[in-house]
The prediction has a mean pLDDT of 86. Small-subunit ribosomal RNA, central domain from Erythroxylum alaternifolium, 350 nucleotides, folded computationally. Its Rfam family is "Bacterial small subunit ribosomal RNA". Its family is annotated with structural constituent of ribosome and ribosome in the Gene Ontology. The full RNA is in RNAcentral, with records from SILVA.
Context: one part of a larger RNA
RNA sequence: GUUGGUGUAAAGAGUCUAUAGGUGGCUUUUUAAGUCUGUCGUCAAAUCCCAGGGCUCAACCCUGAGCAGGCAGUGAAAACUGCCAAACUAGAGUUUGGUAGGGGCAGAGGGAAUUUUCAGUGGAACGGUGAAAUGCGUAGAGAUUGGAAAGAACACCAAUGAUGAAAGCACUCUGUUGGGCUAACAUUGACACUGAGAGAUGAAAGCUAGGGGAGCGAAUGGGAUUAGAUACCCCAGUAUUCCUAGCCGUAAACGAUGGAUAAUGGGCACUGUGUGUAUUGACCGGUGCAGUGCUGCAGCUAACGCGUUAAGUGUCCCACCUAGGGACUAGGUUCAUAAGAAUGAAACUC
Numbered sequence: 001g002u003u004g005g006u007g008u009a010a011a012g013a014g015u016c017u018a019u020a021g022g023u024g025g026c027u028u029u030u031u032a033a034g035u036c037u038g039u040c041g042u043c044a045a046a047u048c049c050c051a052g053g054g055c056u057c058a059a060c061c062c063u064g065a066g067c068a069g070g071c072a073g074u075g076a077a078a079a080c081u082g083c084c085a086a087a088c089u090a091g092a093g094u095u096u097g098g099u100a101g102g103g104g105c106a107g108a109g110g111g112a113a114u115u116u117u118c119a120g121u122g123g124a125a126c127g128g129u130g131a132a133a134u135g136c137g138u139a140g141a142g143a144u145u146g147g148a149a150a151g152a153a154c155a156c157c158a159a160u161g162a163u164g165a166a167a168g169c170a171c172u173c174u175g176u177u178g179g180g181c182u183a184a185c186a187u188u189g190a191c192a193c194u195g196a197g198a199g200a201u202g203a204a205a206g207c208u209a210g211g212g213g214a215g216c217g218a219a220u221g222g223g224a225u226u227a228g229a230u231a232c233c234c235c236a237g238u239a240u241u242c243c244u245a246g247c248c249g250u251a252a253a254c255g256a257u258g259g260a261u262a263a264u265g266g267g268c269a270c271u272g273u274g275u276g277u278a279u280u281g282a283c284c285g286g287u288g289c290a291g292u293g294c295u296g297c298a299g300c301u302a303a304c305g306c307g308u309u310a311a312g313u314g315u316c317c318c319a320c321c322u323a324g325g326g327a328c329u330a331g332g333u334u335c336a337u338a339a340g341a342a343u344g345a346a347a348c349u350c
Base pairs, nucleotide, nucleotide: 004321005320006319007304008303012318014201015200016199017198021194022193023192025088027086028085031082033081034080035077037075038074039073041071042070043069048066050064051063052062053061054060091191092188093187094186096183097182098181099180103177104176105175106174107173108172109171110154114150115149116148117147118146119145120144121143126135163168206247207246208245209244210243211242215241220236221235222234223233258317259316260315261314262313266295267294268293269292270291271290272289273288274287275286299306300305324349325348332343333342334341335340
């Protein structure tokens, strides 16, 4: 030096695409760069190790021998990696037939509720709370009947369910569009995996401009409570929440679990799609693939727990961690209109 880790102790980037790089299926050939091996040269002396010897011993000194290893040259080997050439189909892609879906975008339509408003009936309260009050109401409220308008959200179905890379996505219909799964033959022939930088996307809040504004509701005002009450409760209520165009780029962005791949006991359930030794047909039952869950063998784990959707057993690539605080900070740099974001120390302390 190698050897450690990342669900909850420090630690998986919010997610995806992809450049460089790293890694890479099966068969044969070439070559000999890596690899392995022989030989030669060299790596001063002293030192070290070993065997002797000399100072009375020892330290010390003298003589001789030497491993391992490095570098360069020159031979040999060819299994593995690389290179060259040719082939293959199990990875990956393409074509065709099906198929499920709240996947995305755009347009159109719908009913319930709420609020406001108009008209009628009616005549004293309503509302709110632990109790009240502010508030609202004889200028006719609340209640009820009918008409109109507006904005936002879509009850039941609904699920342990579906789908999407994640964020997310649900009234109905139409158009357009991405991806998945499955079956069969055909086809290309390793075209693959990961991915520093980079790009794209990214809830809510916030920002800019223009619309919109029903309900809810930061701020704010008032009423209560209280010792106080810049709160919890009540009455109002602006920004916001909605739409269009653009920014911001963060979340307990969580499965607190990066991606790919291989093999490794079972049982039960659901979703999609096949199959036939099932059927008149649809189920049930058997069985294959893809997914979603529960329970659990082995194994792992500090324990909790995980357990074919691994946190088990292997391989490849990336990201990240190295005591607590100081510190998701300072300074610098990049980005942003700003708010701020990204990167990211030290002194000191313990």